Overview
This is a predicted structure of a 591-nucleotide part of an RNA (large-subunit ribosomal RNA, domain I) from a Bdellovibrionales bacterium. The source organism's lineage runs through Bacteria, Pseudomonadati, Bdellovibrionota, Bdellovibrionia and Bdellovibrionales. It matches the Rfam family "Bacterial large subunit ribosomal RNA".
Context: one part of a larger RNA
RNA sequence: AGCUUAUGGUGAAUGCCCUGGUACUGAGAGAUGACGAAGGAUGUGGUAAGCUGCAUAAAGCUUCGGGGAGCCGCUAAACAGGCUUUGAUCCGAAGAUGUCCGAAUAGGAAAACCUAUUAGAGACAACCUCUAAUAUCCUAAACUGAAUACAUAGGUUUAGGAGGUGAACGAAGGGAACUGAAACAUCUAAGUACCUUCAGGAAAAAAAAUCAAAUAGAGAUUCUCCUAGUAGUGGCGAGCGAACGGGGAAUAGCCCAAACCGUGCAUACUUAUAGCUGGUAGGCGUUGUAUGUACGGGGUAGCGGUGCCUUUCAGACACAACUACUAAUGUGUCAGAGAGUUACAAAAGAUUAAUCGAGCUGAACUGACUGGAAAGUCAGACCAUAGACGGUGAUAGUCCGGUAAGCGUAGAUUUUUCUCUCUCGAGAGGCCACCAAGUACCACGGGACACGUGUAAUCCUGUGGGAAUCUGGGAGGACCAUCUUCCAAGGCUAAAUACUACUCAGUAACCGAUAGCGUACAAGUACCGCGAGGGAAAGGUGAAAAGAACCCCGAUAAGGGGAGUGAAAUAGAAUCUGCAACCAUAAGCUU
Repeated sequence: AGCUUAUGGUGAAUGCCCUGGUACUGAGAGAUGACGAAGGAUGUGGUAAGCUGCAUAAAGCUUCGGGGAGCCGCUAAACAGGCUUUGAUCCGAAGAUGUCCGAAUAGGAAAACCUAUUAGAGACAACCUCUAAUAUCCUAAACUGAAUACAUAGGUUUAGGAGGUGAACGAAGGGAACUGAAACAUCUAAGUACCUUCAGGAAAAAAAAUCAAAUAGAGAUUCUCCUAGUAGUGGCGAGCGAACGGGGAAUAGCCCAAACCGUGCAUACUUAUAGCUGGUAGGCGUUGUAUGUACGGGGUAGCGGUGCCUUUCAGACACAACUACUAAUGUGUCAGAGAGUUACAAAAGAUUAAUCGAGCUGAACUGACUGGAAAGUCAGACCAUAGACGGUGAUAGUCCGGUAAGCGUAGAUUUUUCUCUCUCGAGAGGCCACCAAGUACCACGGGACACGUGUAAUCCUGUGGGAAUCUGGGAGGACCAUCUUCCAAGGCUAAAUACUACUCAGUAACCGAUAGCGUACAAGUACCGCGAGGGAAAGGUGAAAAGAACCCCGAUAAGGGGAGUGAAAUAGAAUCUGCAACCAUAAGCUU
């Protein structure tokens, strides 16, 4: 010096553990904000700091309900001082207070600061302090009011609303590139990422100018499985990629515009005896006509519908229109029929049940043995609509919390029924009227359709042109004919569908501290960066602190040796286990 063995040191792997995380399931909820949010700053405790809570009324105040013996949050124990069976702490609900910043909104500003005006209060003029109001935009109303006569613009005041934040999902307006094509330009990536606007608990879509078929039919939308990687499209490259039809989920249909009637208003027109529901008789005397507009009635369809006129049938009563009679009409009430609070019109009350939301009741076991400790073993019992789970000094149905089952206040949501509310003739004939216009359609230029201009239908529209009204119009993948089918140019509409920041319950051949979220710990912290932003490390004594009184060495250290606690201290706080590398000691062997 090396090797081996043993004992230690260092070191942290491994094992075991879980108040953390991940993925998902079933329910709930799906918003919040000028009544000042989300998010912060600063304060606030007897006691320095951080977290949590709270707001000068500041780890809290009031009321109601629950609960029943301790309590004054956590790191974090102690001290001091208090509260509490006259019911505290704690839990639920409602309320009070709620500094400053922040949409921030009296004005300003380098966020958490500065400076005002008006009114009121502090006995009082002034000063000062406190309280309240004072932003902008939109809508409505009122008052005012230019150029400019009426008017309008504008202004002022009041009332209501909006503004900002929030994870994904939705609709719309814009909209890439890397990439692939083994280069690259059409193409692809992709209408993706991203930006903007707007909304809801879902959104969007939606009751056929839809499909289809070839003389058969279907019947709003949405989602899904097939059809099918088919038909197609495509520098026919890379790629892109349907529909019809069929099986399911869920089902729900409606309202307007117009014709026509009536009323109000505005404008224009004129004498026919116009008009006053028709007929007869009387009476009235411009009340009339046309156009426009507002409101009410009417009306909503494609075996076309509706209006108007004529006509047939159809409940009761009352009233009305210049008067009387008569006919028909209208209105109201009742009857009959039907519908209803998510669309189709809309409001309120009572009532039934369920869920949420503090909680409450809740069965049944002992002995011996081992052990530090019994839940283990042995022996004998018991409960079970409860043998889920967690805890307790090792593995507990019967020790504790719970679990099954049952009960439950205020309040909230949903729901049942009733009161209630609303609506309502049927047919035949005439063929006079209406049935959504700068629209359909066409040309040019683009875009969307699986479809890249192609034979390119269909949908949208920037520019130009520009119809028809049922004897009408669109579609059936150029176009034409026949046939079939539907009725555009207005609107509303639940469910099936998408998502999960958040709440509750649960599940896992998910992780177990270099894993699992970045964070199991004072983590979006420390730290880095001017900033946008980036972003850690760090878990485990023991059943219980019983956390080592006292003595000794040392410096009144660090560290250690005794003593003591404990089952264990090689469990001693740098604390479970304690590998390897590395270091040391002892013994042996080799050189």